Notes
A computed fold for a 99-nucleotide RNA from a Bacillota bacterium, annotated as SAM riboswitch aptamer (S box leader). The coordinates come from a structure-prediction model, not an experiment, and the mean pLDDT is 83. NCBI's taxonomy places the organism under Bacteria, Bacillati, Bacillota. Of the family's consensus pairs, 97% are formed in the model. Its Rfam family is "SAM riboswitch aptamer (S box leader)". Gene Ontology term of the family: regulation of gene expression.
RNA sequence: CUCUUAUCAAGAGCGGCUGAGGGACAAGGCCCGAUGAAGCCCGGCAACCGGCCAGUUGUGGUGCGGUGCCAAUCCCGGCGGGUGACCGCAGGAUGAGAG
Numbered sequence: 001c002u003c004u005u006a007u008c009a010a011g012a013g014c015g016g017c018u019g020a021g022g023g024a025c026a027a028g029g030c031c032c033g034a035u036g037a038a039g040c041c042c043g044g045c046a047a048c049c050g051g052c053c054a055g056u057u058g059u060g061g062u063g064c065g066g067u068g069c070c071a072a073u074c075c076c077g078g079c080g081g082g083u084g085a086c087c088g089c090a091g092g093a094u095g096a097g098a099g
């Protein structure tokens, strides 16, 4: 990088350093940000994989290890269906597996 598959409506600090940007993606929109963005540290959330515990063998629990995550639906955005709420697809993110 490609493929397969599961999930994406919940959850997570009034801490420290630092200091201007940030919200994956074109235009655009909308929003967050000196009452401190991004980053780093600490802290926390979560049961996808492993470990451990329980078990009525369906599974449940546990943050110990591996990731991940901690504004807004995956912020909205493209295509199709629907009067509409909304649904499906595409795209994306994360885990697990395969090449």
Stems, first nucleotide, its partner, number of pairs: 001099008013042001015041003021032003028076002043070003048066003051062004074091001078089004